[in-house]
RNA sequence: ACGCAUCGACAGGGGUGUCCCGUAGUGCCGGGGCUGAGAUGGAGACGCGAAGUUUCCGGACCCUCAAGCUGAUCUGGAUCAUGCCAGCGGAGCGAGUCAUGUAUGCCGGCGC
Numbered sequence: 001a002c003g004c005a006u007c008g009a010c011a012g013g014g015g016u017g018u019c020c021c022g023u024a025g026u027g028c029c030g031g032g033g034c035u036g037a038g039a040u041g042g043a044g045a046c047g048c049g050a051a052g053u054u055u056c057c058g059g060a061c062c063c064u065c066a067a068g069c070u071g072a073u074c075u076g077g078a079u080c081a082u083g084c085c086a087g088c089g090g091a092g093c094g095a096g097u098c099a100u101g102u103a104u105g106c107c108g109g110c111g112c
Base pairs, nucleotide, nucleotide: 001104003102004101005100006099008098009097010096011064012063013062014061017034018033019032020031021030022029027048028047040058041057042056043055044054045053046052068093069092070091074087075086076085077084
């Protein structure tokens, strides 16, 4: 110098879907099914005679050895349904430093 390993330290990034049933304005929730590592708690705004949209804060989880996002209201298959599976995809974007250990190479010193 570079590679690798690590119940180490600090820091950072990310997603949270889908279907069924019940009841509801003193409401926007309760129960169940599917996939998954994860489908969560609280608050605000807007909206809604119907079980919403969005923002913020937190939790758990995943990722920094590439998790995830975009293309995408994409294509094929399966499903009650869905990024459920596959393609796209060696795509584009996307968050790291230190410490410790270790292999190799190089440089310098000393001894033989």
This is a predicted structure of a 112-nucleotide RNA (TPP riboswitch aptamer (THI element)) from Chelativorans sp. The prediction has a mean pLDDT of 79. The sequence was found by an Rfam model in a public genome assembly. Rfam family: TPP riboswitch aptamer (THI element). Its family is annotated with thiamine pyrophosphate binding in the Gene Ontology. Rfam's curators write: Vitamin B(1) in its active form thiamin pyrophosphate (TPP) is an essential coenzyme that is synthesised by coupling of pyrimidine and thiazole moieties in bacteria. Taxonomically the source falls in Chelativorans (Bacteria, Pseudomonadati, Pseudomonadota, Phyllobacteriaceae).